[in-house]
Predicted 3D model of a 155-nucleotide RNA (FMN riboswitch aptamer (RFN element)) from Paenarthrobacter aurescens. Model confidence (mean pLDDT): 77 of 100. Lineage of the source: Bacteria > Bacillati > Actinomycetes > Micrococcaceae > Paenarthrobacter.

RNA sequence: AUACGUGCUCCGGGGUCGGUGUAAGUCCGAACCGGCGGUUAUAGUCCGCGACCCGCGAGCCAUUGGAUUCCAAGAAAUUGGCGAUCGAUGGCGGACGGUUGAACUGGUGAAAUUCCGGUACCGACAGUUAAAGUCUGGAUGGGAGAAGCACGUAC
Numbered sequence: 001a002u003a004c005g006u007g008c009u010c011c012g013g014g015g016u017c018g019g020u021g022u023a024a025g026u027c028c029g030a031a032c033c034g035g036c037g038g039u040u041a042u043a044g045u046c047c048g049c050g051a052c053c054c055g056c057g058a059g060c061c062a063u064u065g066g067a068u069u070c071c072a073a074g075a076a077a078u079u080g081g082c083g084a085u086c087g088a089u090g091g092c093g094g095a096c097g098g099u100u101g102a103a104c105u106g107g108u109g110a111a112a113u114u115c116c117g118g119u120a121c122c123g124a125c126a127g128u129u130a131a132a133g134u135c136u137g138g139a140u141g142g143g144a145g146a147a148g149c150a151c152g153u154a155c
Stems, first nucleotide, its partner, number of pairs: 002154008010145001016030004031134002033123002035049004044121002053098003056094001059092006066086004070081004103119005125137003
């Protein structure tokens, strides 16, 4: 230095001006933004991944005290207790499945739906005095990944 493993850190941008209106950062006219890996060459629109949503989920933890069982006391009714199995409620937990938007054209070149020119298009859910990629919220969350560090193993 490389590969693998473990731990830690890190890990998303964008509403300005005007119009209408009781009311709009949501509508209208113009604005603004673009996660991660891959690629003969740089990608919001190619191939994949992640976030939202739906389904399923072994296992773990806590609480509860319904059922069964066990132990102790008692003549018995019964009382008390720990554990186990099942149940209920809540939380954690994936190595899973589904869903998941949008680009053409001319040029250069060995090579580009990635660069240059032109013209387009796309953007979860919930909320809102009125419809949201840009506001508020779930989110002090999750996370592809690797910008950084440490340790271990191999060579």